[in-house]
Context: one part of a larger RNA
RNA sequence: UUGGGUGUAAAGGGUGCGUAGACGGGAAUUUAAGUUAGUUGUGAAAGCCCUCGGCUUAACUGAGGAACAGCAACUGAAACUGGAUUUCUUGAGUGCAGGAGAGGAAAGUGGAAUUCCUAGUGUAGCGGUGAAAUGCGUAGAUAUUAGGAGGAACACCAGUGGCGAAGGCGGCUUUCUGGACUGUAACUGACGUUGAAGCACGAAAGUGUGGGGAGCAAACAGGAUUAGAUACCCUGGUAGUCCACACUGUAAACGAUGGAUACUAGGUGUAGGGGAUUAUAUGUCUUCUGUGCCGAAAGCAAACGCAAUAAGUAUCCCACCUGGGGAGUACGGCCGCAAGGCUGAAACUC
Numbered sequence: 001u002u003g004g005g006u007g008u009a010a011a012g013g014g015u016g017c018g019u020a021g022a023c024g025g026g027a028a029u030u031u032a033a034g035u036u037a038g039u040u041g042u043g044a045a046a047g048c049c050c051u052c053g054g055c056u057u058a059a060c061u062g063a064g065g066a067a068c069a070g071c072a073a074c075u076g077a078a079a080c081u082g083g084a085u086u087u088c089u090u091g092a093g094u095g096c097a098g099g100a101g102a103g104g105a106a107a108g109u110g111g112a113a114u115u116c117c118u119a120g121u122g123u124a125g126c127g128g129u130g131a132a133a134u135g136c137g138u139a140g141a142u143a144u145u146a147g148g149a150g151g152a153a154c155a156c157c158a159g160u161g162g163c164g165a166a167g168g169c170g171g172c173u174u175u176c177u178g179g180a181c182u183g184u185a186a187c188u189g190a191c192g193u194u195g196a197a198g199c200a201c202g203a204a205a206g207u208g209u210g211g212g213g214a215g216c217a218a219a220c221a222g223g224a225u226u227a228g229a230u231a232c233c234c235u236g237g238u239a240g241u242c243c244a245c246a247c248u249g250u251a252a253a254c255g256a257u258g259g260a261u262a263c264u265a266g267g268u269g270u271a272g273g274g275g276a277u278u279a280u281a282u283g284u285c286u287u288c289u290g291u292g293c294c295g296a297a298a299g300c301a302a303a304c305g306c307a308a309u310a311a312g313u314a315u316c317c318c319a320c321c322u323g324g325g326g327a328g329u330a331c332g333g334c335c336g337c338a339a340g341g342c343u344g345a346a347a348c349u350c
Stems, first nucleotide, its partner, number of pairs: 004321003007304002012318001014201004021194003025088007033081002035077008049065006091191001092188003095184004103177007110154001115149007125136002162169002206247006215241002220236004258317006266294012299306002323350003332343004
């Protein structure tokens, strides 16, 4: 490479946008590049294959014939693919009318709680644990009342509820803003799908500069436990956690399941719309989009299980895998302030 695969055995890129490329809806006309039929030329000889012969036979060898992918030229065919032209509306998009949402950004604002400060009441303990001790407290703590400061997070509502491409998003209000959904069918007329490169986004931790710092808390200190205890438990506590700007670019970034389209029993919830019908309380039926469950329905699967949100049946495009260890290491390159990231072997060994 061919083939076979990628939920859990090795294997889906963290996610999107998108260039090249690959693939691509209905009808008509045309072209003849691919495709296909024929003819001619070429396709050295020898060899292979067939027939006949020569050495006693065979190997070997002579003669004749056949065959030959491919390439080129010419003459045809026009179903399919491609090219060109015209056209269509169902794919895709736009418009119009609606309702839903923790989607994003900025500004403002609210209450509960923790901590601290001030003042009052009050007196000997508080705190903590399996039990203790370190710690705090007669310089008046803990408790309680009033006032104040400051930071961070938003109980109930809350829901296998919603929104977002993913990461993720939750008090309330305002402003700006992205997307999806339903209905309609006015407009465009295949404008589509995927997507190597590339670009953008990307939890937490970490980094740089400047702020902020209530609680929590790596490191660190002390007290315990223990044979020891560089831990688990306790008392403290600094980075950090928060904000702004910039970097990092990784996660069990998971549904461990790439994206798109079509098709394939049922049953039952739930969220947002539409339609029909009815006693106009609401119920019933139906339809679209999401989100769940059940299911030996079929089918698939090594099994577990999946099952219209497929791991079923098919097509297209991308990514990735090819025994374990060595190793996501070394070396080189690229990126980064660094930490490190991306790319990524071999010897050797089983």
This is a predicted structure of a 350-nucleotide part of an RNA (small-subunit ribosomal RNA, central domain) from a termite gut metagenome. Its mean pLDDT, the model's own confidence on a scale to 100, is 85. RNAcentral holds the full RNA, with entries from SILVA. Rfam family: Bacterial small subunit ribosomal RNA.